[in-house]
RNA sequence: UUUGCUGAAGGGCAAAUCUUCCGAAAGGUUGGGACGCAAAACCACCGGUCUAAAGCCGCUUUGAGACGGACAGGACAGCGGGGUUGCCAGG
Numbered sequence: 001u002u003u004g005c006u007g008a009a010g011g012g013c014a015a016a017u018c019u020u021c022c023g024a025a026a027g028g029u030u031g032g033g034a035c036g037c038a039a040a041a042c043c044a045c046c047g048g049u050c051u052a053a054a055g056c057c058g059c060u061u062u063g064a065g066a067c068g069g070a071c072a073g074g075a076c077a078g079c080g081g082g083g084u085u086g087c088c089a090g091g
Stems, first nucleotide, its partner, number of pairs: 012037002017032002021028002035078001041084003045081003048076003056069003
């Protein structure tokens, strides 16, 4: 220095996915289901990521539509930071 002996107790949440409902979508939600999580409890304050209905711009068209582009006031807390709270053990 590395590895093993080596593991608490009571539990909690619930990914992918299937399903119910909502939504233009991202996504949320009901019930199943467990990938995992010591805060994977709560909160959009900061960064980040995702979506783009309407509106705007462009292309096309007789016109409409379709198509493309940028954009969050929409979403993600199981992306990170931050804030608040909680269970057990040891000191």
A computed fold for a 91-nucleotide RNA from a Desulfobacteraceae bacterium, annotated as c-di-GMP-I riboswitch aptamer. Rfam family: c-di-GMP-I riboswitch aptamer. From the family's description: GEMM was predicted in a large-scale screen for bacterial structured RNA regulatory elements. Of the family's consensus pairs, 95% are formed in the model. The sequence was found by an Rfam model in a public genome assembly. The source organism's lineage runs through Bacteria, Pseudomonadati, Thermodesulfobacteriota, Desulfobacterales and Desulfobacteraceae. Its mean pLDDT, the model's own confidence on a scale to 100, is 84.